This is a predicted structure of a 1467-nucleotide RNA (small-subunit ribosomal RNA) from an uncultured prokaryote. Its Rfam family is "Bacterial small subunit ribosomal RNA". Rfam links the family to the GO terms ribosome and structural constituent of ribosome. Its mean pLDDT, the model's own confidence on a scale to 100, is 84.
RNA sequence: AUUGAACGCUGGCGGCAGGCCUAACACAUGCAAGUCGAGCGGAAACGAUGGUAGCUUGCUACCAGGCGUCGAGCGGCGGACGGGUGCGUAACGCGUAGGAAUCUGCCCAGCAGCGGGGGAUAGCCCGGAGAAAUCCGGAUUAAUACCGCAUACACUCUACGGAGUAAAGGAGGCCUCUUCUUGAAAGCUUUCGCUGUUGGAUGAGCCUGCGUCGGAUUAGCUAGUUGGUGGGGUAAUGGCCUACCAAGGCGACGAUCCGUAGCUGGUCUGAGAGGAUGAUCAGCCACACUGGGACUGAGACACGGCCCAGACUCCUACGGGAGGCAGCAGUGGGGAAUAUUGGGCAAUGGGCGCAAGCCUGACCCAGCCAUGCCGCGUGUGUGAAGAAGGCCCUAGGGUUGUAAAGCACUUUAAGCAGUGAGGAAAAACUUAAGAUUAAUAAACGGCUACUCUUGACGUUAACUGCAGAAGAAGCACCGGCUAACUCCGUGCCAGCAGCCGCGGUAAUACGGGGGGUGCAAGCGUUAAUCGGAAUUACUGGGCGUAAAGCGCGCGUAGGUGGUUUGGUCAGUCGGAUGUGAAAGCCCUGGGCUCAACCUGGGAACUGCAUUCGAUACUGCCUGACUAGAGUGUGGUAGAGGGAAGUGGGAUUCCGGGUGUAGCGGUGAAAUGCGUAGAUAUCGGGAGGAACACCAGUGGCGAAGGCGGCUAUCUGGACUUUAACUGACACUGAGGCACGAAAGCGUGGGUAGCAAACAGGAUUAGAUACCCUGGUAGUCCAUGCCGUAAACGAUGUCAACUAGAUGCAGGGGGUGUAUGACCCUUUAGUGUCGAAGCUAACGCAUUAAGUUGACCGCCUGGGGAGUACGGCCGCAAGGUUAAAACUCAAAGGAAUUGACGGGGGCCCGCACAAGCGGUGGAGCAUGUGGUUUAAUUCGAUGCAACGCGAAGAACCUUACCUACCCUUGACAUCCUCAGAACUUGUUAGAGAUAACUUGGUGCCUUCGGGAACUGAGUGACAGGUGCUGCAUGGCUGUCGUCAGCUCGUGUCGUGAGAUGUUGGGUUAAGUCCCGCAACGAGCGCAACCCUUAUCCUUAGUUGCCAGCACGUAAAGGUGGGAACUCUAAGGAGACUGCCGGUGACAAACCGGAGGAAGGUGGGGAUGACGUCAAGUCAUCAUGGCCCUUACGGGUAGGUCUACACACGUGCUACAAUGGCCGGUACAGAGGGUUGCCAACCCGCGAGGGGGAGCUAAUCCCAGAAAACCGGUCGUAGUCCGGAUUGGAGUCUGCAACUCGACUCCAUGAAGUCGGAAUCGCUAGUAAUCGCGGAUCAGCAUGCCGCGGUGAAUACGUUCCCGGGCCUUGUACACACCGCCCGUCACACCAUGGGAGUUGGUUGCACCAGAAGUGGGUAGACUAACCUUCGGGAGGUCGCUCACCACGGUGUGGUCAAUGACUGGGGUG
Repeated sequence: AUUGAACGCUGGCGGCAGGCCUAACACAUGCAAGUCGAGCGGAAACGAUGGUAGCUUGCUACCAGGCGUCGAGCGGCGGACGGGUGCGUAACGCGUAGGAAUCUGCCCAGCAGCGGGGGAUAGCCCGGAGAAAUCCGGAUUAAUACCGCAUACACUCUACGGAGUAAAGGAGGCCUCUUCUUGAAAGCUUUCGCUGUUGGAUGAGCCUGCGUCGGAUUAGCUAGUUGGUGGGGUAAUGGCCUACCAAGGCGACGAUCCGUAGCUGGUCUGAGAGGAUGAUCAGCCACACUGGGACUGAGACACGGCCCAGACUCCUACGGGAGGCAGCAGUGGGGAAUAUUGGGCAAUGGGCGCAAGCCUGACCCAGCCAUGCCGCGUGUGUGAAGAAGGCCCUAGGGUUGUAAAGCACUUUAAGCAGUGAGGAAAAACUUAAGAUUAAUAAACGGCUACUCUUGACGUUAACUGCAGAAGAAGCACCGGCUAACUCCGUGCCAGCAGCCGCGGUAAUACGGGGGGUGCAAGCGUUAAUCGGAAUUACUGGGCGUAAAGCGCGCGUAGGUGGUUUGGUCAGUCGGAUGUGAAAGCCCUGGGCUCAACCUGGGAACUGCAUUCGAUACUGCCUGACUAGAGUGUGGUAGAGGGAAGUGGGAUUCCGGGUGUAGCGGUGAAAUGCGUAGAUAUCGGGAGGAACACCAGUGGCGAAGGCGGCUAUCUGGACUUUAACUGACACUGAGGCACGAAAGCGUGGGUAGCAAACAGGAUUAGAUACCCUGGUAGUCCAUGCCGUAAACGAUGUCAACUAGAUGCAGGGGGUGUAUGACCCUUUAGUGUCGAAGCUAACGCAUUAAGUUGACCGCCUGGGGAGUACGGCCGCAAGGUUAAAACUCAAAGGAAUUGACGGGGGCCCGCACAAGCGGUGGAGCAUGUGGUUUAAUUCGAUGCAACGCGAAGAACCUUACCUACCCUUGACAUCCUCAGAACUUGUUAGAGAUAACUUGGUGCCUUCGGGAACUGAGUGACAGGUGCUGCAUGGCUGUCGUCAGCUCGUGUCGUGAGAUGUUGGGUUAAGUCCCGCAACGAGCGCAACCCUUAUCCUUAGUUGCCAGCACGUAAAGGUGGGAACUCUAAGGAGACUGCCGGUGACAAACCGGAGGAAGGUGGGGAUGACGUCAAGUCAUCAUGGCCCUUACGGGUAGGUCUACACACGUGCUACAAUGGCCGGUACAGAGGGUUGCCAACCCGCGAGGGGGAGCUAAUCCCAGAAAACCGGUCGUAGUCCGGAUUGGAGUCUGCAACUCGACUCCAUGAAGUCGGAAUCGCUAGUAAUCGCGGAUCAGCAUGCCGCGGUGAAUACGUUCCCGGGCCUUGUACACACCGCCCGUCACACCAUGGGAGUUGGUUGCACCAGAAGUGGGUAGACUAACCUUCGGGAGGUCGCUCACCACGGUGUGGUCAAUGACUGGGGUG
């Protein structure tokens, strides 16, 4: 785009079309083929007329074929057309173009005739049988029914003499002629008919060329088969039939068989070529319940005819009969689905008829159906307050929307009323001139005139009038493709979906609302066809890696083919003629108001045939040529092949010698061999297999493949020469040969190796990898097999198209330094590369480039190279080769990442080297789990677990229980009242409640205002309720790892690459060099803080060298400004200098100087990003949820529980120690709700006391380890301190649950910790104490501070993590990836299967209805003949042949089904 459509929702009108696609299933009922009285005998019905009878005065009965007419019958014509359907048919069925051996009723034209006889028969009547259908007998009768005779123009046959064959009358008119004359007969005439025949027209039959679906898993078919002769038969040719003879005919250009199918003009689609289709209309064919058959006839093997057989239905009196809607309606059934049991012959057409006319479900109309196409309408203009309502909202508004309302108009169509075409032309009756005739007739004149009529549709079309916006809009869609967006509901549910895909609490995708978009009396969906699809490629594709080159050659058919002469004209090209039906399509006119539709003309129908030309090219014929191809001469190289002989080395075995305890084997071992003497070693012997070095991207061969040497037989290639042949060529479906390894058969052989097998190891297992053995096999001969990643994944042949450089074979050179040189030319074999090609990779004279010829092969993945069938094979198996079903991918090349028990380089307390821990004990603390009314919540590998929490007795507190409050504890607004506030008492656990005391404030323009309190109302407050997977912010982690990017340019079809890679170097993408890159940004580094040295300045509260004073001592004092220190500013370090290494670089190594040396130490600082990492309980925040509660208040409890498990710590286990005594040395902090001195009391925690200090001034504040001395003596201790008892102190409203500390007493586990695991590289680890935050009180935690102060690092193989380059990848959620097979379960389709059932078909046989043909002994017999006896002829019967249905047997094939079974697919 389209449709004979269907379904869903909706539906105003008209025009024009269309309407069982399925069950060629079965059919009730009605109608669809009759007509002619002008062929005939006639008269059943009806009517008119006349008559008779009865009477009821218009009815009944009867009479009259006399009239109109006419049932039944004989006869003629028509029922072969028209109408229906598409079963069958793959065919001369259809289409197209031709042909000769034919027929043709009615029609046209011509010629010649229509004379004279005969015998029957239906009807009617009578009789009979039967339920009926129907039949039988008798009598009588007509014809345009039937039969002889005559005639025979023509026709047929012919032996050319001849022979044979016809006919029918009817109607109208006339009385001129003839006979009788009432009226007839004859006659005449006209017409319709009839007979014979010729020609035409029309129709039909037959033959031929070409075209006409799929299957080769159908390859051979055929006996009337192919041809001939004779005969028969037909309208006619012909094996159409028959007898005989011959052995043909068809077939890879697809016979035969199987499946499917009516064919065509056309229709739909498409740019076309094509593809699909064959409704309506038209041509042809076939069929008429199924099968068979003939009759009649001009025509049939006959839809509404006959006979037979079968199935089915109906009637029946059970004896018999009837029927055929695939005609029009209609019914049932089937189905997703397809209409009225309508009107009319008015028109067109058909049959009959002289005609009138009759018949006509053909046809013309109407009805039903939005089934399609076309047209019209459902109003038009105006109308902003942008109404109301709806929806959305950032709350401002927006949108629906000029839409509505309102105002002003119009009236198409529908409705009502009226008017009113066209479709009608005829026919018939009457009739004029003319012409015709013997003629006034008839017929012609008919495109004359007159009269009289003919409409189903129809309430027609059209026109006019009337009234009133009046009665008339839906459907689908709105994530992308694809025009059109928001809200609510739902919450992987419900659902959507053409593909991709939506939906798991913010869905433009589901459902609804609003809005929008697109079409519109329709709109969507489904189905189907073509297109897009160059996705079967003729136009117009491919085959190295995506699917696809046969393993390789030889060669048949076929296809294709070098140069040239002449001929021919088949192909090819041009002209003409015929045909290519009409309709349709296209163009152009016309008619319906337009259009659809109808109609005139034209063009077209790309085709076929005939004919006339052209002759370049192709073909064919003919003659020649040598460039292709081949032969010959001379040479060359070679693992080319066959067969025979022969050689050395090695392994093994056998025998001997020497010799002794192991050998062998592996990652390590063991099995195995060996004291019966192995391995090792030296002679000797046997046997089989393979041929080291040479050896080479070297050679040869078609491929497979071929390797010691020698001779022999043999194939091919190359080269030179240019003698010969003269296109002999290329390719190659089938076919034939060859064809690695393995395997199979037979016979040999067997050293080594080695499937199977055995043993030993390895392992969770190990039917493997490793080891020890070992049989087939490997070898030979012979015969099979016929496959390989048989690969260059690249068919063969030929031509053309830059080069460079190797290897190896041959030839040439009047080049030359004569060489193992150079140049050149051939045929091979490699590498690189230009143009070009390619999706890219890559290929590139050995093409995957540009062309030609031929063959093979491909058409999404899986199923499957499988099943079935065929062929081959001994088998294994090979070859040919599907389908159902299933998926939306499978695949190629390249890119970026990620990953690898890949590679290279490098780093890190990563390992190693060390030191100290954890894991064992007790306790502290956190977590899990369990428990509980509650044990609030969060954090969960590293990166949760002394984490949020820098401090839960109440509070905190979010949890639980109980009791209370409801505009609320808190914010804003409104109204009213009141200062605010405060004292005390009582009740209660308290919140709270009641009573009570004091108090009248501040500002003021005198109106009031501000703050506060109480009450009330509603807006609202409030929520540590949910969602960290809706978010902001903040944070962790990789990781202080060195990376992450951009602009421009360049390269690439592109993703992307380059830069950023490479060579060095660095802690570093740090720097240098190189480079199609050049630059830049975020990171690194530096800038900042601190610390280490020095200087300057300053000098109190800090300092004190020198000078004084002074103390028991003390910077205590005067003073000083040097030092320390404080805190400001500077200096200093930069690979700057030297040497070496390096590339003349960057840099590295060493050194000097220096307080410090190569980022001096430490800190702050965290790129692009990753983990939907963490946090809604810090805070903020969208959405959702609660609102006398999930909010708020109070008391008590809980977060502190405890069979258990884990993390992080503290204290220990002791002598490098514990205890006692003595004696030293810090830093950094904190302090007025505070730190708290001296002094006094207490064993102590502490108490009293009160000086000083808002701090370099005073206080906390005794630092501890250390050092000196003493004691303990290896023990559960003078270690260790848990636990428990008692007594206290302090804080606090309050230490019961549940604080810390002190004293006395008690004195548990624990004697250095399994597997495993953590931290640390220098002022570090370890160890020692001090301070601070939080805090009333509470630290073994955290954050800081200083004191003492080590060991070790060979090194980068390994573990972990990371960086760069590279490589592989089937991964991309990225290896915690992907993914294979069995097994188990469910479902689906399918193969096999003892069989079973059905369809179809071959062969053999039986059988044989009706019918036709042949025969005929029986019976019967009108026309003709007869010598009257009979004959001819015919009918019936019988019989033979053919044959449908049916049957038997045996095969083929297809389908269904089948216990069980095989694999496959999906989950």